[in-house]
Context: one part of a larger RNA
RNA sequence: GAACGAACGUUGGCGGCGUGGAUAAGGCAUGCAAGUCGGACGAUCUUUUUGGGUCUCGAGGCCGCAAGGCCGAGAGACUUGAUUUGAUAGUGGCAAAAGGGUGAGUAACGCGUGGGUAAUCUACCUUUGAGUUUGGGAUAACAUUCCGAAAGGGGUGCUAAUACCGAAUAAGACCACGAUCUCGUAAGAAAUCGUGGUAAAAGAUGGGGACCUUCACACCAAUUUGAUAAGCAGAGCGUGAGUUUGUCAAAUUGGUGUGGGGGCCUAUCACUUGAAGAGGAGCCCGCGUCCUAUCAGCUUGUUGGCGGGGUAAUGGCCCACCAAGGCUACGACGGGUAGCUGGUCUGAGAGGAUGGUCAGCCACACUGGGACUGAGACACUGCCCAGACUCCUACGGGAGGCUGCAGUCGAGAAUCUUUCGCAAUGGGCGCAAGCCUGACGAUGCGACGCCGCGUGAGCGAUGAAGGCCUUCGGGUUGUAAAGCUCUGUCACGUGGGACGAACGUCCUGAUGGCGAAUAGCCUGAUGGGUUGACUGUACCACGAGAGGAAGCCAUGGCUAACUCCGUGCCAGCAGCCGCGGUAAGACGGAGAUGGCAAACGUUGUUC
Numbered sequence: 001g002a003a004c005g006a007a008c009g010u011u012g013g014c015g016g017c018g019u020g021g022a023u024a025a026g027g028c029a030u031g032c033a034a035g036u037c038g039g040a041c042g043a044u045c046u047u048u049u050u051g052g053g054u055c056u057c058g059a060g061g062c063c064g065c066a067a068g069g070c071c072g073a074g075a076g077a078c079u080u081g082a083u084u085u086g087a088u089a090g091u092g093g094c095a096a097a098a099g100g101g102u103g104a105g106u107a108a109c110g111c112g113u114g115g116g117u118a119a120u121c122u123a124c125c126u127u128u129g130a131g132u133u134u135g136g137g138a139u140a141a142c143a144u145u146c147c148g149a150a151a152g153g154g155g156u157g158c159u160a161a162u163a164c165c166g167a168a169u170a171a172g173a174c175c176a177c178g179a180u181c182u183c184g185u186a187a188g189a190a191a192u193c194g195u196g197g198u199a200a201a202a203g204a205u206g207g208g209g210a211c212c213u214u215c216a217c218a219c220c221a222a223u224u225u226g227a228u229a230a231g232c233a234g235a236g237c238g239u240g241a242g243u244u245u246g247u248c249a250a251a252u253u254g255g256u257g258u259g260g261g262g263g264c265c266u267a268u269c270a271c272u273u274g275a276a277g278a279g280g281a282g283c284c285c286g287c288g289u290c291c292u293a294u295c296a297g298c299u300u301g302u303u304g305g306c307g308g309g310g311u312a313a314u315g316g317c318c319c320a321c322c323a324a325g326g327c328u329a330c331g332a333c334g335g336g337u338a339g340c341u342g343g344u345c346u347g348a349g350a351g352g353a354u355g356g357u358c359a360g361c362c363a364c365a366c367u368g369g370g371a372c373u374g375a376g377a378c379a380c381u382g383c384c385c386a387g388a389c390u391c392c393u394a395c396g397g398g399a400g401g402c403u404g405c406a407g408u409c410g411a412g413a414a415u416c417u418u419u420c421g422c423a424a425u426g427g428g429c430g431c432a433a434g435c436c437u438g439a440c441g442a443u444g445c446g447a448c449g450c451c452g453c454g455u456g457a458g459c460g461a462u463g464a465a466g467g468c469c470u471u472c473g474g475g476u477u478g479u480a481a482a483g484c485u486c487u488g489u490c491a492c493g494u495g496g497g498a499c500g501a502a503c504g505u506c507c508u509g510a511u512g513g514c515g516a517a518u519a520g521c522c523u524g525a526u527g528g529g530u531u532g533a534c535u536g537u538a539c540c541a542c543g544a545g546a547g548g549a550a551g552c553c554a555u556g557g558c559u560a561a562c563u564c565c566g567u568g569c570c571a572g573c574a575g576c577c578g579c580g581g582u583a584a585g586a587c588g589g590a591g592a593u594g595g596c597a598a599a600c601g602u603u604g605u606u607c
Base pairs, nucleotide, nucleotide: 001607002606003605004604006603007602008601009600010599013453014452015451016450017449018448019446020445026409027408028407030406031405032404035094036093037092040091041090043088044087045086049082050081051080052079053078054077055076056075057074060071061070062069063068101364102363103362110289111288112287113286114285115284116283117282120281121280122279125277126276127275128274129273130272131271133167134166135165136164142157143156144155145154146153147152173198174197175196176195177194178193179192180191182189183188203269204268205267206266207265208264211263212262213261214260215259216258217257218256219255220254221253222252223251224250225249226248227247228246229245230244231243232242290336291335292334297327298326299325302324303323304322305321307319308318309317339361340360341359342358343354344353345352346351366387367386368385369384370383389400390399391398392397419442420441421440425439426437427436428435429434456486457485458484459483466477467476468475469474490548492543493542494541495540496539500534504530505529506528507527512522513521514520551596552595553594554593555592556577557576558575562591563590564589565588566587572579573578
């Protein structure tokens, strides 16, 4: 001199862009930070429309002398269907392994860089091939009951599915055996063929016209049964039995019509099994990666082999057996410290120091251990066990984990709002509408940093007053002020007022595609509508008015800038040299001057 995630002191007008718990990986009140799908499923509640049944009331009408009886629009209650709207606890699917935080641990294939995998896996996505057949038994919800203070749990009964489990099929896949061929230094790999074996699946939502089927309602016909009335035959005191016809009711069958569902066809979204891709992940290797020898020897699953187990996969990763190896002054082993990198700071460079924000990788989630589920975890807001701590308790037993965003206590020299919004970007779910998102976008606070702007401009000498100095003449502060003439940045007030937002989404629906189709679905041109937290913000215009806006440090030399007074080796200064003991340019004050400026100094750290 430069730099900083800085702190402290004095001072402090505005804006833009950044940045802000470096210490206690210490403890945490409160709220929020991961949901979504009813177009997978049963159920419950609810809204609309429309039927049926039962009961009650019933305007009015009819019959009747009357009592009363019959019909009855309509209203109410209860109940049961269909249709439709919205909601949701539960089963189920996908997500929750991402995003976000921190740097404790780690000197390691952890990271960086370059390779290998002929030793591997990969949900969603893209392209493409083949399929999607047929059955079954449960279980939550719910009902009921029991235990418990609670958290919660048990029994019994019922029910659904894209939940679960059989069977069928197998283009291809996998396994075993055999054959051919190509490639590879090799271990071996790829391809083709044959034989045998193994393993699949789920539906949902729209639309359609012929046929088939099923359910509901209406009508017609037939049959059977029952009740009742009449007739007939026979018997007869009466009762009872038989037969024919009519009426009514119920059941069954057939036909016709209307409506709904299914089969069938078709579209979209899903499902199963292959192949390829993309992106992602695992494992292995070469090289590089701090200090310490006042750490010199270290090692028994140790080093290698054979055989097994385990894994997606290689391997002492694990196990049995065998051998006795393996590493080391080119620093093993031990100790200390530390996340690594792109980068950042400094420096002419070489180098040195550093790793905050941003980006990549790794590790961790109260401490330690463990597995489950899953394509993926040994899983921050999942589970189990142990421990410490906190809380509830009926003392039997339970609940919790901010190194997410805010916020709080503590420790500290020291580090912010318990704000707004999903409008944008991105993510999850969903056909979609949409829902969720403390990611993110914004806001607030802090001169913490960088940058920009302002605190006025011009003229103005009798060089005013005051201050300071003085050789008492004057000098200086100083064109500085006053005064005159102007300007209007910022701040203030008034009015107007965005971009970020259309490529999204809704309506319209040209064209094209699927299709048996003038249904429907996909594609969506054109046109129209709609969506902003920030925000009445940025910006613009107008108004008023120099009005509201300058300090800090230094002045002996280094080092730009000097005099007076006070003090008297005292008080004090100081980065180094050094000042101060009576004329101190070095202490303290004043005036003047120098430097920087919304900052200026000091301290700390690095070069």